[in-house]
RNA sequence: AGAGUUUGAUCCUGGCUCAGAACGAACGCUAGCGGCGCGUUUCAGGCAUGCAAGUUGAACGGUAACAGUAGUGAUUUAUCACUAGCUGACGAGUGGCGCACGGGUGAGUAACGCGUAGGUAAACUACCAUAGGGACCUGGAUAGCCCUACGAAAGUAGGAUUAAUACGGGAUGUGCUUAUAUUUUCAUAAGAUUUUAUAAGUAAAUAGUUUUUCUGCUCUAUGAUGUGCCUGCGUUAGAUUAGUUUGUUGGUGGGGUAAUGGCCUACCAAGGCUGCGAUCUAUAGCCGGGCUGAGAGGCUGACCGGCCACAUUGGGACUGAGACACGGCCCAGACUCCUACGGGAGGCAGCAGCUAAGAAUCUUCCGCAAUAGUCGAUAGACUGACGGAGCGACGCCGCGUGAGUGAUGAAGGCCUUUUAGGUUGUAAAACUCUUUUAUAUUGGAAGAAUAUAUAGUAUUAGACUAUAUUGACUGUACUUUAUGAAUAAGGUCCGGCUAACUACGUGCCAGCAGCCGCGGUAAUACGUAGGGACCGAGCGUUGUUCGGAAUUAUUGGGCGUAAAGGGUAUGUAGGCGGUCUAUUAAGUUAGAUGUGAAAAAUCUGGGCUCAACCGAGAUCUUGCGUCUAAUACUGAUAGGCUAGAGUCUCUGAGAGGAAGGCGGAAUUCCUGGUGUAGGGGUGAAAUCUAUAGAUAUCAGGAAGAACACCGGUUGCGAAGGCGGCCUUCUGGCAGAGGACUGACGCUGAGGUACGAAAGUUAGGGUAGCAAACAGGAUUAGAGACCCUGGUAGUCCUAACCGUAAACGUUGUAUACUAGGUGGUUGAAGUAUUGAUCCUUUGACUGCCGCAGCAAACGCAUUAAGUAUACCGCCUGGGGAGUAUGCCGGCAACGGUGAAACUCAAAGGAAUUGACGGGGCCCCGCACAAGCAGUGGAGCAUGUUGCUUAAUUCGAUGAUACGCGGGUAACCUUACCAGGUCUUGACAUAUACCUGUCUGGUGUAGAAAUACAUCAUUGCUUCGGCACGGGUAUACAGGUGCUGCAUGGUUGUCGUCAGCUCGUGCCGUGAGGUGUUGGGUUAAGUCCCGCAACGAGCGCAACCCUUAUUCUUUGUUGCUAACAGGUUAAGCUGAGCACUCUAAGGAGACUGCCGGUGACAAACCGGAGGAAGGUGGGGACGACGUCAAAUCAUCACGGCCCUUAUGACCUGGGCUGCAAACGUGCUACAAUGGGUGGUACAAAGAGUUGCGAGACCGCGAGGUGGAGCUAAUCUCAAAAAACUAUCCUCAGUUCGGAUUGGAGUCUGAAACCCGACUCUAUGAAGUUGGAAUUGCUAGUAAUCGCACAUCAUCAUGGUGCGGUGAAUACGUUCCCGGGGCUUGUACACACCGCCCGUCACAUCACCCGAGUUGAAUAUACCCGAAGUACCUGAGCUAACGGUUUACCGGGGCAAGGUCCUAAGGUAUGCUUGGCAAGGGGGAUGAAGUCGUAACAAGG
Repeated sequence: AGAGUUUGAUCCUGGCUCAGAACGAACGCUAGCGGCGCGUUUCAGGCAUGCAAGUUGAACGGUAACAGUAGUGAUUUAUCACUAGCUGACGAGUGGCGCACGGGUGAGUAACGCGUAGGUAAACUACCAUAGGGACCUGGAUAGCCCUACGAAAGUAGGAUUAAUACGGGAUGUGCUUAUAUUUUCAUAAGAUUUUAUAAGUAAAUAGUUUUUCUGCUCUAUGAUGUGCCUGCGUUAGAUUAGUUUGUUGGUGGGGUAAUGGCCUACCAAGGCUGCGAUCUAUAGCCGGGCUGAGAGGCUGACCGGCCACAUUGGGACUGAGACACGGCCCAGACUCCUACGGGAGGCAGCAGCUAAGAAUCUUCCGCAAUAGUCGAUAGACUGACGGAGCGACGCCGCGUGAGUGAUGAAGGCCUUUUAGGUUGUAAAACUCUUUUAUAUUGGAAGAAUAUAUAGUAUUAGACUAUAUUGACUGUACUUUAUGAAUAAGGUCCGGCUAACUACGUGCCAGCAGCCGCGGUAAUACGUAGGGACCGAGCGUUGUUCGGAAUUAUUGGGCGUAAAGGGUAUGUAGGCGGUCUAUUAAGUUAGAUGUGAAAAAUCUGGGCUCAACCGAGAUCUUGCGUCUAAUACUGAUAGGCUAGAGUCUCUGAGAGGAAGGCGGAAUUCCUGGUGUAGGGGUGAAAUCUAUAGAUAUCAGGAAGAACACCGGUUGCGAAGGCGGCCUUCUGGCAGAGGACUGACGCUGAGGUACGAAAGUUAGGGUAGCAAACAGGAUUAGAGACCCUGGUAGUCCUAACCGUAAACGUUGUAUACUAGGUGGUUGAAGUAUUGAUCCUUUGACUGCCGCAGCAAACGCAUUAAGUAUACCGCCUGGGGAGUAUGCCGGCAACGGUGAAACUCAAAGGAAUUGACGGGGCCCCGCACAAGCAGUGGAGCAUGUUGCUUAAUUCGAUGAUACGCGGGUAACCUUACCAGGUCUUGACAUAUACCUGUCUGGUGUAGAAAUACAUCAUUGCUUCGGCACGGGUAUACAGGUGCUGCAUGGUUGUCGUCAGCUCGUGCCGUGAGGUGUUGGGUUAAGUCCCGCAACGAGCGCAACCCUUAUUCUUUGUUGCUAACAGGUUAAGCUGAGCACUCUAAGGAGACUGCCGGUGACAAACCGGAGGAAGGUGGGGACGACGUCAAAUCAUCACGGCCCUUAUGACCUGGGCUGCAAACGUGCUACAAUGGGUGGUACAAAGAGUUGCGAGACCGCGAGGUGGAGCUAAUCUCAAAAAACUAUCCUCAGUUCGGAUUGGAGUCUGAAACCCGACUCUAUGAAGUUGGAAUUGCUAGUAAUCGCACAUCAUCAUGGUGCGGUGAAUACGUUCCCGGGGCUUGUACACACCGCCCGUCACAUCACCCGAGUUGAAUAUACCCGAAGUACCUGAGCUAACGGUUUACCGGGGCAAGGUCCUAAGGUAUGCUUGGCAAGGGGGAUGAAGUCGUAACAAGG
């Protein structure tokens, strides 16, 4: 510090997710030790048991227990009993001090509760310290003890008696307090302080003790400590909480308090708080700090420390220095316990512990040795504070589980390309060594002294010295010796992010998953194993927080199109504000100072062996207060200025607004005339209208609405919006020059006004148009588009509504920042007689364009640039602008406006493709123009389907279907039935045995096969080799599966003209450019131009063939001349001229001429030429597409079978036939058919072959065998054609299917199932519906010939020649293709994408009759305990008075009043739970119906 994820790819926006750190954690697996920390986050639910606050005899009366002493008595003679407070001590009690600390918890609290800084002149403070004083006289009680009574108990009542440092009275008064007067110094709002005088009030325990003394008591002042109160600032969320408050706000008097104060009370006034968020609701203890972060921040408040609050719930006071009191009291409620039923007792949020809840959190331990607290003169006592130990890997830190050598790279495991190699791996074993830890053993601290006691020295400090004593932890830390590698390693992960890979199993199953995503038979993603990576006594998972996230943006974001500018203006609060001078010093800046507790954090030293941990010093604590100084800027105050803003004057343009009036054209309707058959409407029609006279046309009249031309990216207005003409009223704007005011300004939350269309209310109006509605069409349907009608509405008046793609999708204002060119409207100037031109300068309004900006598109002085001020708004998509609440509205609706749940995207701009019922250009037998067909018939052949034991398999739109198959009777053959074989029908190797190959015969059998038998035998160095057979083992074999694991081959787009690269340039980038453009071409062919210049694969050419010619070659070819010769014939001699053969050349290149074209490329025409513009054919197929075809040509990975899915044999099947399709053949006839005669080819094939002549047969063919291994011989006859003749338009002398009979040939074998011949038979068919195919010249059509396969079998295939046309205006349309451009929500790419209803399932939510809780408000009722007040006839020791019995003062009981907790009644409000039923939403596999959107999406 970033990464993954939207796309085919890109940039951006934007969310989701990950890597880091942390934890009071929990869970899973695992676990050796130690140190230091931490340990109910949940029910502030309930608690058994024990302990957690006492102490003091040096305050007191005393003596229950213990001990001692003394005495008495008894006896068992060292014991017992009794007596004595005599002593040590001490139960219970009186008194003092403490119990308000320490410890726990976080329920409540949004508050002066907390934090920080101050105030208290408005206060108190026990114990403590310092200073100065004092302590005189005296009195009456009471607990205890004893006695009596009641009660189960808790406890209570009465009598008698007694003490104090308990209680009371008086005196004294350094003083203190109050009042009055006086005085000083301050302060100021009341005040504080200092003198003096007078008056009044006001203390005590002279007690205790070891008698040196010390400790106490009382008054005053000061300090210290602690506490109370007040104030500034800070301190969560919600406005779907906007108003709130009646002791409320203030005053006066009074009360109360330590003290101010409505703190309380009576009266008076009507205030107080609030948009800078009152009130209400929800949540929450606050802080130092903790976690995280670069920081700013965000989250948090466990442990430790400070403050607050609470102590079963609620209320209350008492005591006290301090409490409204955790282990005190009273009352009420709930709960628990005891009870003799009358009544009582209790409060673990102290330490342990139990129970409940929960994912989850410990011992009913030891000790006061240390630190600390309370009491005490002390010793000491008490202390679950504290110090320690125990449990828990809960966290942090440290140590260990060994070290060295060790290759035969052992065995085993795993993998692999498997004679073997790699890896685990120096790892192990083995040898040598060490001993932390462990076990046993030895020694053994520190924490302990300024402690305590005693003694001494010294002199008062409670100093020093000596001795003795005190340790829970603990025989602990540490340590000695011995033993022996001995006692000690796991967890997660290994597709990317993210370090680390293979095998097997599984087969969209099981499963994984943080995100993207893996898994459908070759899974580095599941499970296991091996190996590896990372951590390590831990490792992972889950949860939570911060970070990354600049993803709430102060630092540090945005708003034209991604989410986001309010519809527009006006204006309140608020924010911001021109220029000069002076003053001030609030903001601001600097310095000083106080505070910001400690701990923590950071840095530097130190102590535990290190570290964690502990401790020291420094820093930090960014804040707040006070003082001083500065005055640039902001603010404040005062005074000026004119550049902003405004006023006046003159001029100008305008669909600016409102009201009134006027006008013509058109439309419809009405009346009348002319006139006759249609009109109207549409893609085409129909509804409609018309002989009752329409449409058309003429004349007249009526009505309403809108204003053609002008008219224009012209004008005006804030926006919405405004358009005939005239008049009236009226708003704004601009220009020019001067005068005036003097910052009066900008923006603007709320508020207010305006605000298209539609809609609403009332009343008018209604020509045209026209939702709804009706009819006609269209359609599968048509609730639409089209047509005919037609009502609201559209218009006017008055009033609502308040929204729009209210858009420039761009808030308002101001300033600055190159230009060019238009438009509208002003002003000034030069020139001109003038129209006008030119120059300059304003305002408004367009286009282009630089810098700059921007993700890009684009914006660009009218900014989306550079800046300032203010307002509004945004924070992933969906749910949803929905629900609910509130506000507005007559309603319709509008404004404000969520959540649950769900997804990993949604989106913007641009790129490349693909696509479009988008555009332009071009090509092709693509259409058109033609010729011949197919589709109808019969047959052949292939396919589907059906059938079957099997009808083997594959090919299936174009690109399967006379295709693989270029020949299925057996074989082929892969299929079926039956019969057989198992190292095998075939290959290699090893070992052993045996033999020799081979040929024949017989038996059984369908054959395979089995058995029998005859003949025969290779080479040799005699070891053996070669070969055959057998046995055994490795293995063979598979037309079994996967063409979606593959190679190779092939089809197709397409012989279409395209597909790319290097360098450069452009772009952030994907990409572009080049390759586009203008011409041209069959062509990305060529030329020109051009930020491109070149190149490659394709095109073309090179190759083959064909057309002309030359040279060479002449046999088997040819024959002109010569010669011979035949019935005839190159038959022969001869020749190589010609044809031909097969080698090599020539030739054609737009080369020449003319025209067109851009002086180009090229095109058109012509000449010459055998051939003319790639001459005709062929081979040749770019990058790629279709997971196209083929595992059955072959090869090959993986899987499967192995007495069978292999192999052999016989027979059958592949030929099966209701039906359908493809491809062909033959026809339907006279351009023909039959018969006879006469011609002319090319290219091939042939020894298991072609087979001549000859003979036989009607014929297929047979007999026979010449010649030929082929330019020699043979197949071989070419056929259409020509000629002669018959047939004469018919189911025929057309057509030949089908069938009978008889044959031929091939072959072991023609039954299933061959071809051919003869004879007989003579079917359909008379030119073929919709539709559809081929072909542009030696082509179509037509005619035959040959070959491959092959024993036989060709209508198929591949070749060959013969005869030989018609037509093409042209590119509108159909199909396919190419280029450019455009749109796109497509990229599996239109066979795409995608919307809504309905049906089913699941989930969360909303409404909901009601029902049941909680909180809260108001009114009223009742009213415990208790303070205060009143009464106090009852009771009453201290003091006083009179005087012995009363009175007074004071007190108490009891009663009452106000207040008041709990409780009750009524009403409201808020918020939960449950709910019949209703509603929409989301998600889900391949459901239903349509096709709304994306292309002009029809």
The prediction has a mean pLDDT of 85. This is a predicted structure of a 1498-nucleotide RNA (small-subunit ribosomal RNA) from an uncultured organism. Rfam family: Bacterial small subunit ribosomal RNA.